A computed fold for a 98-nucleotide RNA, annotated as THF (Tetrahydrofolate) riboswitch aptamer. The sequence was found by an Rfam model in a public genome assembly.
């Protein structure tokens, strides 16, 4: 020196208890605007995430009971645990090579 490797944000799945909706919000899809994040350092996308606005589509209820509860249902929400994926890319650094 070649070469190999570690590590982030974030994403996904399962399980648990809790919550929300079932008077349809949410999820998912399209357009648009704004913002944010992207291994230890720097740069950073047509990719990722969030929010606003507009548009199309669209659902599983049943039972008991006075406030509500129970059993379901929802590509619903955040949390915890476990597992999986994981710097778009470029330069430098770190560990092994030594």
């Nucleotide at each position: 020196a070649a070469c190999a490797g570690a590590g982030u944000a974030g994403g996904g799945a399962a399980u648990a208890a809790g919550g929300c909706g079932u008077u349809a919000a949410g999820u998912g899809c399209c357009g648009u605007g704004c913002g944010g994040a992207c291994g230890g350092g720097g740069a950073g996308u047509u990719g990722c995430c969030g929010c606003g606005c507009g548009g199309a589509c669209g659902a599983a209820a049943g039972g008991a009971a006075g406030a509500u509860c129970c059993u379901g249902c929802g590509g619903c929400c955040g949390u915890a645990u476990u597992c999986c994926c994981g710097c778009a890319u470029c330069c430098c650094g770190c560990u092994g090579g030594a």